RNA sequence: AGAGUUUGAUCAUGGCUCAGAUUGAACGCUGGUGGUAUGCUUAACACAUGCAAGUCGAACGGUAACAGAAGAGCUUGCUCUUGCUGACGAGUGGCGGACGGGUGAGUAACGCGUAGGAAUCUGCCCGUACGUGGGGGAUACCAGUUGGAAACGACUGUUAAUACCGCAUAAUACCUAAGUAAGGGUUAAAGGUGGCCUUUGUGCUGCCGCGUACGGAUGAGCCUGCGUUGGAUUAGCUAGUUGGUGGGGUAAAGGCCUACCAAGGCGACGAUCCAUAGCUGAUUUGAGAGGAUGAUCAGCCACACUGGAACUGAGACACGGUCCAGACUCCUACGGGAGGCAGCAGUGGGGAAUAUUGGACAAUGGGGGCAACCCUGAUCCAGCAAUGCCGCGUGUGUGAAGAAGGCCUGCGGGUUGUAAAGCACUUUCAGUAGGGAAGAAAAGCCCGAGGUUAAUAACCUCGGGUCUUGACGUAACCUAAAGAAGAAGCACCGGCUAACUCCGUGCCAGCAGCCGCGGUAAUACGGAGGGUGCGAGCGUUAAUCGGAAUUACUGGGCGUAAAGCGCGCGCAGGCGGCUGGGUCAGUCGGAUGUGAAAGCCCCGGGCUUAACCUGGGAAUUGCAUUCGAUACUGCCCGGCUAGAGUAUGGGAGAGGGAAGUGGAAUUUCCGGUGUAGCGGUGAAAUGCGUAGAUAUCGGAAGGAACACCAGUGGCGAAGGCGGCUUCCUGGCCCAAUACUGACGCUCAGGUGCGAAAGCGUGGGGAGCGAACAGGAUUAGAUACCCUGGUAGUCCACGCUGUAAACGAUGAGAACUAGAUGUUGGGAGGGUUACCUCUCAGUGUCGCAGCUAACGCGUUAAGUUCUCCGCCUGGGGAGUACGACCGCAAGGUUGAAACUCAAAGGAAUUGACGGGGACCCGCACAAGCGGUGGAGCAUGUGGUUUAAUUCGAUGCAACGCGAAGAACCUUACCAGGUCUUGACAUUCAGAGAACUUACUAGAGAUGGUUUGGUGCCUUCGGGAACUCUGGGACAGGUGCUGCAUGGCUGUCGUCAGCUCGUGUCGUGAGAUGUUGGGUUAAGUCCCGUAACGAGCGCAACCCUUAUCCUUAUUUGCCAGCACGUAAUGGUGGGAACUCUAAGGAGACUGCCGGUGACAAACCGGGGAGGAAGGGGGACGACGUCAAGUCAUCAUGGCCCUUACGACCUGGGCUACACACGUGCUACAAUGGCCGGUACAGAGGGCAGCAAUACCGCGAGGUGGAGCGAAUCUCAGAAAACCGGUCGUAGUCCGGAUUGGAGUCUGCAACUCGACUCCAUGAAGUCGGAAUCGCUAGUAAUCGCGAAUCAGAAUGUCGCGGUGAAUACGUUCCCGGGCCUUGUACACACCGCCCGUCACACCAUGGGAGUGGGUUGCAAAAGAAGUGGGUAGACUAACCUUCGGGAGGUCGCUCACCACUUUGUGAUUCAUGACUGGGGUGAAGUCGAAACAAGGUAGCC
Repeated sequence: AGAGUUUGAUCAUGGCUCAGAUUGAACGCUGGUGGUAUGCUUAACACAUGCAAGUCGAACGGUAACAGAAGAGCUUGCUCUUGCUGACGAGUGGCGGACGGGUGAGUAACGCGUAGGAAUCUGCCCGUACGUGGGGGAUACCAGUUGGAAACGACUGUUAAUACCGCAUAAUACCUAAGUAAGGGUUAAAGGUGGCCUUUGUGCUGCCGCGUACGGAUGAGCCUGCGUUGGAUUAGCUAGUUGGUGGGGUAAAGGCCUACCAAGGCGACGAUCCAUAGCUGAUUUGAGAGGAUGAUCAGCCACACUGGAACUGAGACACGGUCCAGACUCCUACGGGAGGCAGCAGUGGGGAAUAUUGGACAAUGGGGGCAACCCUGAUCCAGCAAUGCCGCGUGUGUGAAGAAGGCCUGCGGGUUGUAAAGCACUUUCAGUAGGGAAGAAAAGCCCGAGGUUAAUAACCUCGGGUCUUGACGUAACCUAAAGAAGAAGCACCGGCUAACUCCGUGCCAGCAGCCGCGGUAAUACGGAGGGUGCGAGCGUUAAUCGGAAUUACUGGGCGUAAAGCGCGCGCAGGCGGCUGGGUCAGUCGGAUGUGAAAGCCCCGGGCUUAACCUGGGAAUUGCAUUCGAUACUGCCCGGCUAGAGUAUGGGAGAGGGAAGUGGAAUUUCCGGUGUAGCGGUGAAAUGCGUAGAUAUCGGAAGGAACACCAGUGGCGAAGGCGGCUUCCUGGCCCAAUACUGACGCUCAGGUGCGAAAGCGUGGGGAGCGAACAGGAUUAGAUACCCUGGUAGUCCACGCUGUAAACGAUGAGAACUAGAUGUUGGGAGGGUUACCUCUCAGUGUCGCAGCUAACGCGUUAAGUUCUCCGCCUGGGGAGUACGACCGCAAGGUUGAAACUCAAAGGAAUUGACGGGGACCCGCACAAGCGGUGGAGCAUGUGGUUUAAUUCGAUGCAACGCGAAGAACCUUACCAGGUCUUGACAUUCAGAGAACUUACUAGAGAUGGUUUGGUGCCUUCGGGAACUCUGGGACAGGUGCUGCAUGGCUGUCGUCAGCUCGUGUCGUGAGAUGUUGGGUUAAGUCCCGUAACGAGCGCAACCCUUAUCCUUAUUUGCCAGCACGUAAUGGUGGGAACUCUAAGGAGACUGCCGGUGACAAACCGGGGAGGAAGGGGGACGACGUCAAGUCAUCAUGGCCCUUACGACCUGGGCUACACACGUGCUACAAUGGCCGGUACAGAGGGCAGCAAUACCGCGAGGUGGAGCGAAUCUCAGAAAACCGGUCGUAGUCCGGAUUGGAGUCUGCAACUCGACUCCAUGAAGUCGGAAUCGCUAGUAAUCGCGAAUCAGAAUGUCGCGGUGAAUACGUUCCCGGGCCUUGUACACACCGCCCGUCACACCAUGGGAGUGGGUUGCAAAAGAAGUGGGUAGACUAACCUUCGGGAGGUCGCUCACCACUUUGUGAUUCAUGACUGGGGUGAAGUCGAAACAAGGUAGCC
């Protein structure tokens, strides 16, 4: 410090997620040791049991228990007596139980923090001063009687005090009064103990107490400034309320309380209300600023079962006190009583979850005490827990045969791995044994010194001695012996993120923090091997901060991503021109106080180190006081004119309101002319019209809107404003002066204006026109189109208050290049056309700059300042609830649950468009011939079947694989057989191989049997073949073409597809490759931030067309010769044709024109020329997961007496049907008969086969010749000549069927071809639709070949005859290039919306129902306090002895908790039914949006 994730890719926006640190944690797996810290976060739920606050005999009366002593009795170890001593139960009294310990319920508060303040108290402690005199009356304990189950009492009697009460004394205290002083009045106490003396009373004295006063310290109470969570869908709250006066009350100020008076007080700087919460030092995170938290430790507060109350006291309204009420639990004799773990342990419960009913007061501290000492679950320790942090260990060295085993493997090996074993060492820690600091200083006792004192006593301080005091603790630490001995796991390994392979599984099981993995080769699931990370831990979950600049103070934004209020005016608020003086509030600086300690940080120290502990410092950014500075801001006083405004003179304008008025047009009505249609549409129809329309002329009525001018022209704040005239009225601009003197800008709330539609009342109504009606369109058409048509549109008044109210751009101010157009005004020049300058508007382009880009650019989206508004992922939702506004419609404000990992912006490349421009192609058009109809052939689908094997399926499957299924082929079916196998390699044994015959069987197969002993040899044997046996293995046309290679199809022989360097762009990318021409062509030329290059195109190759050279047999034969009935038959020839080898030739080369001087083009331009060509092979980058695992090869999977192999028979040939491709036809351009010509290219030895003979024929017999330019298949056909048929289902057509044959073959039944005789279907040119072809082409005619025993209408070739048409590119299809739009990128066979149906989820409404909290009005009134008091009782004091003062009880009044009633508010839960919302691989209906989305879309 960043990373992943929206996209095909990019940039930016934006959310989600991850890596880090942390925790009082929990869970899973695992677990050696020590130190140190921490340990109910939930039920402030309920609690059994024990302990947690006592102590003092030096306050008191005393003696229940214990011990001692003394005495007595005596049974000699027991009883009794004596408070005599140590002590001490219960009691009186004192001090302490207000500390310490726990918890965080309540509390949004002077509760806490911080800084201050004045009107206070303060036990114990310290200092100072003074005092402590003298009396009195009770009472508990106890004893007796008595009530009660108990708790607890009642009465009588006795007694003490440091308990209680008078009196005395008395101030620097208090009261009074008051200028001070003075004066007057009021108020106290308690003794105990030690010592000495003694008159035994007291006195003196030490110590501890007691009282008064002042002061201190400590602690506490009170007041104030500032700070201290969220909600405005809580906006008004408040009657003791705010203040005053009198009185009361308190330790103390104060409405704290009361009476009266006044009417205040708080609040947008957030009162009140609701929700949540103890606050802080700090902790955690962070670079910081901030954020979150408030366990342990420390400070403060609050609470103690719930609520209320006071008492006592220095202090409480009191955790282990009291009283009352309530709930709960327990005891009970039912009458009554008892209790309060949020003390330490512990129990139940709750919970994911949190420990022992431990030891000790040894230390530190606290209470009491003179002290010893006692008490202390405070505390110190121990126990439990890896809960955290820190330390240590689980060995070290050596060791390659790189062991075994595991895993992987390309089978060679690799890896685990120096790892192990082995060898040599060490012994920390744990365990055993032994030793062993410190935490302990005191107090006590003895001696000495000093202080105090009258004192040598006591006491205090110091020194010495003595005597002891340790829970922890079997501790820390040290030593010894033994032995590698006892001690390693967890998570992860697709990317982020370090770490990879095998097996299993097969969208299953599962994983997952995000993206996402899994559908048969998963580095993502599970296991294994290996690896990576951390390590006594490791992961997961939860939570906080960080990353997140994702709430932005530091440090963000608002044209299009979320975001500028529709526009003005304007109070509060914020901000504010130049200048002089003052002040010093802000601001800046110094000093002082404070900011507790601990913590963090720095420097040291102590534990072997560290964690931890400890000393010092720094820091604590704050607050307060004080001193200073005075630039800036503020405040006060004064001045100025540049901002703002006023006056004067001009100017433009659809600015606003009112009244009047004008013409054109539409419509309606009246009249005239006139006749059959009008109107409307893509086409129609509804509609109007013979009752006279439309058209046309004249007249009238009425309403609405104002053509031309008219203009990115004008005006207005915006909405908006358009005939003309008049009246009223707002704003703006210019010029020149004068005046005022900062009067300004912005603006939360507020207030006004505010299109259209809509609402109310009343008018008006020509045209247009929601709704509605009809006609069309359509599958439907509640639409688009048409004919009508009501509200409305218009006017007046009132409401509504919203719009894509948009420049999607808030207002104001300043600054920052220009160019050009236009509107209004002014100035100057001028040749009167115009030019220059300037102010105010309004447009376009553009520099710098800005921006994610698009773009903006003096009219900023640039650079700055001021103020306001708004945003923080998408959906849910601008919805619900609440409130306000509205007559309503609705508007304003405005959530949450839930859900997704995106949603959105700009730009890029493609693809697509029922977008555009250009171009090409038998694409259309122009033609010729077909298919689709018939019959048959063939293939496919479907159906059938035991099987009808498999594959191919739009173009690009369907006469395709198959260049040829009777058996074989054959993969399918039925049946019969084999199991190392039909085939390959290897091993062992045997045998030549091979062959004859018979027999069972359908055959495979089996049995019997004959002949046969081979080849090479170094004599060992070897090679080939056959049989037997066993294991390795064979075998598979079984699956996966979506695991693959190879091959192929297709777009497409279309002209495209790319790269290097450079340049442009943040980037994806662009440029080049676009543009102007041209071409068959990205072919070439020109232009050009591009310059070049590659794969394609073209050419190079083959063939055909012309010529030449060479060669001359089997081909040829001009000339010469021979010969035949005839024939290159023969001699010969090499001219010609042909053959087959090599060359030539053509390149737009020449001329002309066009073009741009180019490329190139032109009647195929012209000349010349055989020819300005034809065909083939050749297929760029890529697309279609195209086809093929059944050609072959191949990964993986599967079968192994079968999914392998063999055999016989059957099937692939089925047949209601549908489709494709063909053949033959329907006839006269023809059929039939007869005759006569002319090819090319091929094939041939298990072959082609001539002459000849036989058969009507298929063919047969026979066999010359030929491995072929020689022989043969082989007589080409159409054509031509002649004849016949005469438009007829025919002398067309030949299907089908009967009969008879031929050939091939082991075999033609299923199921061959051909021949002959006979038979003679359909069919008379083919609907919608559709195919091929541009020249030697179509059409037509025959010939050959491959396959093949036989079996072509198919396929591949060959030649013969041989056309028509193309104006042209509007349209259909396909393609190329440019451009445009896009919400598509699996790319339009795309994307995507809504209703309905189903399932689930959360939520709103809802008759209501049940809880919580709370307001108001009442009732009620325990305990207590205060007031009153006629009743009862009464020790101290007074008394005149009667009583009084005072007190207690009772009664009563006031306040008041629980509780009750009524009525509201609010919140939570629940509710039949209901509303919408969200989510959910393959439901329904349509087709709304994205392209002109097929009616542009949106508000």

Description:
Small-subunit ribosomal RNA from an uncultured prokaryote, 1499 nucleotides, folded computationally. Rfam family: Bacterial small subunit ribosomal RNA. RNAcentral holds the sequence, with entries from ENA.